[in-house]
Molecule: c-di-GMP-I riboswitch aptamer
Organism: Heyndrickxia sporothermodurans
Formats: sequence, C1' cells, structure tokens
RNA sequence: UUAUGAUAAUGGCAAACUUAUUGAAAGAUAAGGACGCAAAGCUACGGAUCUAAGGCUUAUAAGCUAGGACCGCCGGGUUACCAAG
Repeated sequence: UUAUGAUAAUGGCAAACUUAUUGAAAGAUAAGGACGCAAAGCUACGGAUCUAAGGCUUAUAAGCUAGGACCGCCGGGUUACCAAG
C1' cells in the first nucleotide's frame, strides 16, 4: 500500500414505533427510541422499488407518465477510523 475484519480500542450511525413540522403523495427534517450497520459516510451514474401533483389518453374514475422520492435494495464512483491474525 492492497486485501481482510477480533468476543480488541476509540469514537460513529440509527430500523420499527411515537410526537411535531413539511409535502399532492411517496417521502423528508427535528426530538425521543435502538432493529441493526465496518462505510448504515457522500454521490441518483446503471438497474430495482415507491409516489402521480402536473401532463396525456379514454371519458368521471380509471390507465400511462418523473423535472418527485429512495444510497438501511443491488451494483458503480469517491473519501475515511482502528489493526489481532
């Protein structure tokens, strides 16, 4: 340095759920809370997934659609703590 990851050290993040705010919704943010996480840091670049306000079509409630969302779904990119074997 690369790879790897301990019943090690120091710290870190925070699912469900609850409350508040926000948003058309999916969702997001804050506080509480810990299921988990060695990149559960960052990035919507590829795929998956969610929503459908607006738009389009049929024609009155349905279908399609992302300039919306999700990195704690899987890849890619990028940065980083520790070191027993």